[in-house]
Context: one part of a larger RNA
C1' cells in the first nucleotide's frame, strides 16, 4: 500500500423489517445426482451448475452403443488414364454397397484439346465433437450499473509510498458546491440513442365517421367527409425554469404554483481499472500432444426416454373470493407463400371435407380469458382434484413398437394449505387472466414477448446478508 477484525464512525440495496403470493408435503413435467446398462455421447457444479449449452433426442439431429462395410477417404488443392453430364429398369441385402441392363449426347476450338461434372489409380494430403480452457484468441458470467480505477506535472517523504481522490455540506453518482499544496486531466457516473405518457404540425389508404345523404335483417356498406381514434415522419414540452421557505450570499433540500409529465417521470440499451489460473479446445478460431484399413469415414438397429431412491426448478391441485351449465362484453402484441387459410358442408370431439381471400392497417391465425348476468352444487375426498389404466378414434411422418401431440368414452389415485428452513416482490408492481412468437414436419407446464383485471406494506437501519468511504488494530 493492502488485506482481514465476533474494532469504530457516516451511508446504501426488497438486506432486515412491515406485507402480498409461493417453495418444502402431494400428483405430474423438467433438469441433475447417483445407480443400472452394450451405451444410457459430452459439457455445466456455492452465490454466479441444476426447465443450464437444448429456440424443440422417434429415424435425421448424434458426438454414444452393438453389427455390417470403406480406405486418397463424407470434404479441399495437385497428377496421369478413362467418359460428356445426367436419368431409367432389375436381382442381392436391413440398409451402405455390390452386379446386370438401358436412355442419352451437351457447351467451347488454333481439331491437338480444353471447361463443368463422373469414374478408376498412384501419392502429396484430407479428416478427428480426440487430450489439454492449468499453453490460447474470441465471446460470456459474477462482484456490479457497485462508484469508483487511474495518469501527466508539481509538493512531501532516504524510499516503498503519500499528496491530487482526505476535510464540510450535498446527490443516486469521485454529482456539484465550499475548503485545501496542490493544479489539471483520462476510464467510469450523468447526457446524447430507443421505447412510452401530453399536445401541435404534415399526410388520409387498406385505418377512422362527426355532422349531410343512400340502403340493409345488420355491418363505413355505399356517394362523401378530413374533424375524431388511430398510423408515422416533423416538431413543441420538464430546466429545479418561476414563488416560499431552510442552507454558508454555495451546492442542495422541503413546500407549493402552473403542467399530460416535477426534480433522473417511467422502461430499455449501455457494465471503468480489475477479481474469480471462473466457464467455453463440443459454436468457431488456435499451440502443443495423440489416431492415420482408425480415435476418420457410411449405413441399419438401439441409446441419449432405463429407475430402489436424493436435491433442484416449474405446472396443476386440495375447493364455495370456488367447480360446473346457460347468457353477453372488453385488449395488445405478433406470424402467414413448401404458408396463413374464411364462408358453407360432415363429425360429440380431436378434426375432415371446402376452398374464397390474403406476399397482408385491406384477407387469415382469432371465440381473448378472468370479468358480468342468471343457474346449480352446499362443506361432502364432494358436481373439489386430476394422476392412473382399458378401449375407440384424429393428425404430423418413409416409419408413433421401444419413444410424439391430440380427442371421446369408462377408470378415477395422492392432495383437506405442506416440518425445520427457504424464495420473488415498493406500482401499472406482486398476484392473477388469457394471447403471440421463436426453434419447428410433428412435438411445451420451459423460453422471449403482448396486454387485461389490479393489491397490501415500509415504523424504522438494533440486527442477518452484500457493498461504499474514513478511521483503528495486526504477529497476514
Nucleotide at each position: 500500500u493492502g488485506a482481514c477484525g465476533g474494532g469504530g464512525g457516516c451511508c446504501c440495496g426488497c438486506a432486515c423489517a412491515a406485507g402480498c403470493g409461493g417453495u418444502g408435503g402431494a400428483g405430474c413435467a423438467u433438469g441433475u445426482g447417483g445407480u443400472u446398462u452394450a451405451a444410457u455421447u459430452c459439457g455445466a457444479u456455492g452465490c454466479a451448475a441444476c426447465g443450464c449449452g437444448a429456440a424443440g433426442a422417434a429415424c435425421c439431429u448424434u458426438a454414444c452403443c452393438u453389427g455390417c462395410c470403406c480406405u486418397u477417404g463424407a470434404c479441399a488443392u495437385c497428377c496421369u488414364c478413362g467418359g460428356a453430364a445426367a436419368g431409367g429398369u432389375c436381382c442381392g441385402g436391413a440398409a451402405a454397397c455390390g452386379g446386370a441392363c438401358u436412355u442419352g449426347u451437351g457447351c467451347c476450338u488454333u481439331c491437338g484439346g480444353g471447361a463443368a461434372c463422373c469414374g478408376a489409380g498412384a501419392g502429396a494430403c484430407a479428416g478427428g465433437u480426440g487430450c489439454u480452457g492449468c499453453a490460447u484468441g474470441g465471446c460470456u458470467g459474477u462482484c456490479g450499473u457497485c462508484a469508483g480505477c487511474u495518469c501527466g506535472u508539481g509538493u512531501c517523504g532516504u524510499g516503498a509510498g503519500a499528496u491530487g481522490u482526505u476535510g464540510g455540506g450535498u446527490u443516486a453518482a469521485g454529482u456539484c458546491c465550499c475548503g485545501u499544496a496542490a493544479c489539471g486531466a483520462g476510464c467510469g457516473c450523468a447526457a446524447c440513442c430507443c421505447c412510452u405518457a401530453u399536445c401541435c404540425u404534415u399526410a388520409g389508404u387498406u385505418g377512422c365517421c362527426a355532422g349531410c345523404a343512400c340502403g340493409u335483417a345488420a355491418u363505413g356498406g355505399u356517394g362523401g367527409g378530413a374533424a375524431c381514434u388511430c398510423u408515422a415522419g416533423g416538431g413543441a414540452g420538464a430546466c429545479u425554469g418561476c414563488c416560499g421557505g431552510u442552507g454558508a450570499c454555495a451546492a442542495a433540500c422541503c413546500g407549493g404554483a402552473g403542467g399530460a409529465a416535477g426534480g433522473u417521470g417511467g422502461g430499455g440499451a449501455c457494465g471503468a481499472c480489475g477479481u474469480c489460473a471462473a466457464g467455453u479446445c463440443a459454436u468457431c478460431a488456435u499451440g502443443g500432444c495423440c489416431c492415420u484399413u482408425a480415435u476418420g469415414g457410411g449405413c441399419a438397429g438401439g441409446g441419449c426416454u432405463a429407475c430402489a431412491c436424493a436435491c433442484g426448478u416449474g405446472c396443476u391441485a386440495c375447493a364455495a373470493u370456488g367447480g360446473c351449465c346457460g347468457g353477453u362484453a372488453c385488449a395488445a402484441a405478433g406470424g402467414g407463400c413448401a404458408g396463413c387459410g374464411a364462408a358453407g358442408c360432415c363429425g360429440c370431439g380431436a378434426g375432415g371435407u371446402g376452398g374464397a381471400g390474403c406476399g397482408a392497417a385491406u384477407c387469415u391465425c382469432a371465440c381473448a380469458a378472468a370479468a358480468c348476468c342468471g343457474g346449480u352444487c352446499g362443506u361432502a375426498g364432494u358436481c373439489c382434484g386430476g394422476a392412473u389404466u382399458g378401449c375407440a378414434g384424429u393428425c404430423u411422418g418413409c416409419a408413433a413398437c421401444u419413444c410424439g401431440a391430440c380427442u371421446g368414452c369408462a377408470u378415477g389415485a395422492a392432495g383437506c394449505u405442506g416440518g425445520a428452513a427457504u424464495c420473488g416482490c415498493u406500482a401499472g408492481u406482486a398476484a392473477u387472466c388469457g394471447u403471440g412468437g421463436a426453434u419447428c414436419a410433428g412435438a411445451a407446464u420451459g423460453c422471449c414477448g403482448c396486454g387485461g383485471u389490479g393489491a397490501a406494506u415500509a415504523c424504522g437501519u438494533u440486527c442477518c446478508c452484500g457493498g461504499g468511504c474514513c478511521u483503528u488494530g495486526u504477529a497476514c
A computed fold for a 476-nucleotide part of an RNA from an uncultured Gammaproteobacteria bacterium, annotated as small-subunit ribosomal RNA, 3' major domain. Model confidence (mean pLDDT): 87 of 100. The full RNA is in RNAcentral, with records from Greengenes.